Predicted 3D model of a 96-nucleotide RNA (c-di-GMP-I riboswitch aptamer) from a soil metagenome. Of the family's consensus pairs, 94% are formed in the model. The RNAcentral record of the sequence draws on MGnify. Model confidence (mean pLDDT): 76 of 100.
RNA sequence: AAAGGGCACACCCGGCGAAAGCCGGCGCCGCAAAGCCAACGGGUCCUCGCCUCUCCCCCUCCAGCCGUGGGAGCGCAAGAUGGCCGGGCUGCCGAA
Numbered sequence: 001a002a003a004g005g006g007c008a009c010a011c012c013c014g015g016c017g018a019a020a021g022c023c024g025g026c027g028c029c030g031c032a033a034a035g036c037c038a039a040c041g042g043g044u045c046c047u048c049g050c051c052u053c054u055c056c057c058c059c060u061c062c063a064g065c066c067g068u069g070g071g072a073g074c075g076c077a078a079g080a081u082g083g084c085c086g087g088g089c090u091g092c093c094g095a096a
Base pairs, nucleotide, nucleotide: 006031007030012025013024014023015022016021029083035089036088037087040086041085042084043081044080045079049076050075053073054072055071056070057069059067
């Protein structure tokens, strides 16, 4: 440090998922590890599910408590991201 080749964001098309997002096609942002690891750590995103608490609504009640159902918030589990970062593993070409 050339050339050939590789990967591939967004958009669009088809499929999957509750969502984040993923898979295939296309590919103009970009990438020299944008190859692999999410069961190594941190960050970010999501909320089908679970559960404690708080608030609201409905039902019940004279009222309160309890209980049923629904909604919101917080939390947890699970999930997603390696093209968020650190770390680990592996690895191609290189002409004149």